A computed fold for a 502-nucleotide part of an RNA from Streptomyces californicus, annotated as small-subunit ribosomal RNA, 5' domain. Its Rfam family is "Bacterial small subunit ribosomal RNA".
Context: one part of a larger RNA
């Protein structure tokens, strides 16, 4: 030079796109980030209509609370931790599962006992629990059947060892569920795709030897237990192995790539935003439900820590999006809307979505536009400077006619809308962009720097003082190096300064 999530000094008109806790994975007040489905089911606790004798009833537009389904394992956060099959590549899996979804092929048959809600009584300050009693279901059990599954006797095809495959008999235990309404959504059972994991292997990427020995489930087998699945994963019991100077153990540091960044290149740093994988959710542990978890906003146990308490007893968990305290040179609004995109529930309408889409705030970054263009010399005032003639500022300015970008004011005003709905209608950003008109030079320049390096000198002041400074170095009475002014020089809505990298 160049870069940056930067920061600090001065300044500071506007606009697109971005981008914004790098430090304490400190702690959190408060609001909302996950539901949804009356076309599963008993029901009606609020709204509406309708009758009311004013106690109530009826409807079922609809829907609070329950039971059931489906989701909540996605989406969003953060880099703690891990040097490791965790990641990146490139295979295996004849050792392995996969809910919705898509395709086949069959099938959806006969019954049962219950329970919450509700009523009706207790307990407790709360949380939040108990007893009796009454009912329902796509909850729950049982029969029945069924290719598939397992055991067993054969028989065929082929391979990579263990196998795998296709086919007969013979026995084990094994399925379903309805609902709206007239045509659809379902619901079991096999197969096969799709997608999405699990496991396993071969390379490949820090530093340290002032770490040189390390290991007992340690290492391999036999059984056996577990798992969707191989596998000391587990156990029992046997052997005595295994692993290291091609660096094991051990310490240190670090989440890995896609990629940023500088270099002609080779390389050398870094991993922010956007992407893919891991890992994590107050610290530790463990399981349960499920197709999927050892579950961020689920459950249990322990520990620290707020917090409520009638002292018996509870209750929490922003490393979601906002916001507070704190640390800190330093990082932002307790906004808006589900219009559009995507999810998740519903047949649908829709609902709910701090994901996302937008808007706020920040010269934090890149671009991009303004701050006026032309004519104008008595080379004017005023400034500085002088050899006192003049020289510079400086065509600048004054003056004249010109333009209206931006901005300010008025008038029209989108695209983004496919969709859904019978129609009417339906855009958060938005009265925004974007157009047209009016008046007006009108509303807008700074910041560093002038001894070499490095472009760009003079003058007062000051007197090794005051102070400058990246390195050489300046300053002790004419300083082009301090200050201050005049001029000049570079950039320029930015300009320097620090910091880090190359």
């Nucleotide at each position: 030079g160049g870069a940056c999530g930067a920061a600090c000094g001065c300044u500071a008109g506007c606009g697109g796109c971005g981008u914004g806790c790098u430090u304490a994975a400190c702690a959190c007040a408060u609001g909302c980030a996950a539901g949804u489905c009356g076309a599963g089911c008993g029901g009606u606790a609020a709204g509406g209509c309708c009758c009311u004798u004013c106690g109530g009833g009826g409807u079922a537009c609809a829907c609070g609370a329950g039971c059931g389904g489906c989701g909540a394992a996605c989406g969003g956060g953060u880099g703690a931790g891990u040097a490791a099959c965790a990641c990146g590549u490139g295979g295996g899996u004849g050792a392995u599962c996969u809910g919705c979804c898509u395709u086949g092929c069959a099938c959806u048959u006969c019954g049962g006992g219950a329970u919450a809600a509700g009523c009706c009584u207790g307990g407790g300050a709360a949380a939040c629990u108990g007893g009796g009693u009454c009912u329902a279901a796509u909850a729950c059990c049982g029969g029945a059947u069924a290719u598939g599954a397992c055991c067993u006797c054969g028989g065929g095809a082929u391979g990579c060892a263990u196998g795998u495959u296709c086919u007969g008999g013979g026995g084990u235990g094994g399925a379903a569920a309805g609902a709206u309404u007239u045509a659809u959504c379902g619901g079991u059972g096999c197969g096969a795709g799709a997608u999405g994991g699990g496991c396993c292997c071969g390379c490949g990427g820090c530093c340290u030897a002032u770490c040189a020995g390390c290991u007992u489930g340690u290492u391999g087998g036999u059984g056996a237990g577990g798992u969707a699945a191989c596998g000391g994963c587990u156990c029992a019991c046997c052997a005595a192995g295994g692993c290291g100077a091609c660096g094991a153990c051990g310490g240190g540091u670090a989440g890995c790539c896609g990629g940023c960044c500088u270099g002609a290149g080779a390389g050398g740093g870094c991993g922010a935003c956007c992407g893919g994988c891991c890992a994590c959710a107050c610290u530790g542990g463990g399981a349960c439900u499920g197709a999927g978890a050892c579950a961020c906003g689920g459950c249990c146990c322990a520990g620290a820590c707020u917090c409520c308490u009638a002292c018996g007893g509870g209750a929490g968990g922003c490393a979601g999006c906002a916001g507070u305290g704190g640390g800190g040179a330093a990082u932002a609004u307790u906004g808006c809307a589900c219009a559009a995109u995507g999810g998740g529930c519903g047949a649908a309408a829709g609902c709910c979505u701090g994901a996302u889409g937008c808007a706020g705030c920040g010269a934090c970054g890149c671009c991009g536009c303004g701050u006026g263009a032309g004519g104008g010399a008595u080379g004017a005032c005023g400034g500085c400077c002088u050899u006192c003639g003049g020289g510079u500022u400086g065509u600048a300015a004054a003056c004249c006619g010109c333009u209206u970008u931006u901005g300010a004011c008025a008038g029209g005003g989108a695209c983004g809308a496919a969709g859904c709905g019978u129609a009417a209608g339906u855009g958060a950003c938005u009265g925004u962009a974007c157009c047209u008109g009016u008046a007006g030079a009108a509303u807008a320049a700074g910041g560093a720097c002038c001894g070499g390096c490095c472009a760009a000198c003079u003058a007062c002041g000051u007197g090794c003082c005051a102070g400058c400074a990246g390195c050489c170095g300046c300053g002790g009475u004419a300083a082009u190096a301090c200050g201050u002014a005049g001029g000049g020089u570079c950039c320029g809505a930015g300009c320097g300064u620090u910091g880090u990298c190359c």

The RNAcentral record of the full RNA draws on ENA and SILVA. Its mean pLDDT, the model's own confidence on a scale to 100, is 85.